Context: one part of a larger RNA
RNA sequence: UUGGGCGUAAAGCGAGCGCAGGCGGUUAGAUAAGUCUGAAGUUAAAGGCUGUGGCUUAACCAUAGUACGCUUUGGAAACUGUUUAACUUGAGUGCAAGAGGGGAGAGUGGAAUUCCAUGUGUAGCGGUGAAAUGCGUAGAUAUAUGGAGGAACACCGAUGGCGAAGGCAGCCUCCUGGGAUAACACUGACGUUCAUGCCCGAAAGCGUGGGUAGCAAACAGGAUUAGAUACCCUGGUAGUCCACGCCCUAAACGAUGUCGAUUAGCUGUUGGGCAGCUUGACUGCUUAGUAGCGAAGCUAACGCGUGAAAUCGACCGCCUGGGGAGUACGGUCGCAAGAUUAAAACUC
Numbered sequence: 001u002u003g004g005g006c007g008u009a010a011a012g013c014g015a016g017c018g019c020a021g022g023c024g025g026u027u028a029g030a031u032a033a034g035u036c037u038g039a040a041g042u043u044a045a046a047g048g049c050u051g052u053g054g055c056u057u058a059a060c061c062a063u064a065g066u067a068c069g070c071u072u073u074g075g076a077a078a079c080u081g082u083u084u085a086a087c088u089u090g091a092g093u094g095c096a097a098g099a100g101g102g103g104a105g106a107g108u109g110g111a112a113u114u115c116c117a118u119g120u121g122u123a124g125c126g127g128u129g130a131a132a133u134g135c136g137u138a139g140a141u142a143u144a145u146g147g148a149g150g151a152a153c154a155c156c157g158a159u160g161g162c163g164a165a166g167g168c169a170g171c172c173u174c175c176u177g178g179g180a181u182a183a184c185a186c187u188g189a190c191g192u193u194c195a196u197g198c199c200c201g202a203a204a205g206c207g208u209g210g211g212u213a214g215c216a217a218a219c220a221g222g223a224u225u226a227g228a229u230a231c232c233c234u235g236g237u238a239g240u241c242c243a244c245g246c247c248c249u250a251a252a253c254g255a256u257g258u259c260g261a262u263u264a265g266c267u268g269u270u271g272g273g274c275a276g277c278u279u280g281a282c283u284g285c286u287u288a289g290u291a292g293c294g295a296a297g298c299u300a301a302c303g304c305g306u307g308a309a310a311u312c313g314a315c316c317g318c319c320u321g322g323g324g325a326g327u328a329c330g331g332u333c334g335c336a337a338g339a340u341u342a343a344a345a346c347u348c
Stems, first nucleotide, its partner, number of pairs: 004319003007302002012316001014200001016198002021193003025087007033080002035076008048066007090190001091187004096181001102176002105173001107171002109153001114148007124135002161168002205246006214240002219235004257315006265293012277280001297304002321348003330341004
């Protein structure tokens, strides 16, 4: 390589868009590049393969046939390709009503913590397994009123909703993306997947400038302990927040790539539609999600099971014993931290 695989054994890129490339719906005609077939030429001999024969057999040898490839030429037309004409089921557009923490900007609300001012008030408060550090007679804690400021949005709240993923939640407003449904109308294969590429991408981290209530790496102190560079306690700076620019990684998980087709059911729930009557907190059907069971089937088992890990198709990515190692070197990217690509010796 062939073959075999990728939920948990090694293996699905974190996610999307998409050029090249691969693959591609229905009908009719044309063509003959692929495809199939006839003939001719060439393919030195030996060798290879097949049949027969000769050395007792084999190796070995002889003999006959044949292959693969290329070129020329005649034909076939189902399939693939090309081309012409059409179609509507795939895909898309319009009209209609409707759901949503989808995204970006601006405004605004209440509870709570902390701080400040003032009043009341007096000896403790706080913290723990127990304590101590700490705060407090310069009046704390508690309580009441007023004020400041930052961050997060209790209840509703859910096995619920939306988003490609990361993710998204007080309320109002403006701009804006996507999906679902129903009946028609329109375009007429416009599709699918996608190496390279482009774009998005939690938290932490980085740069510049702001902001800083609470929390809190580092750090300091108090405890615990044989020790305690920890777990517990008292403090506390980066950071957490905002704007702009980087970083590009996660158990980025459903550990399950995307798209399409086919294959029993049952029970909840969300959004939309239809029908029925007994007009209801009703029943039934349907469609797109989201959960729980489960036939067949699959699986090493666990389990999966119309949202498949079933049965098939298209395309991409990835795997090939453990360690060395996601490391070294080199390249690319980055301000840096580092990221990405990615070995070998050696060893079991």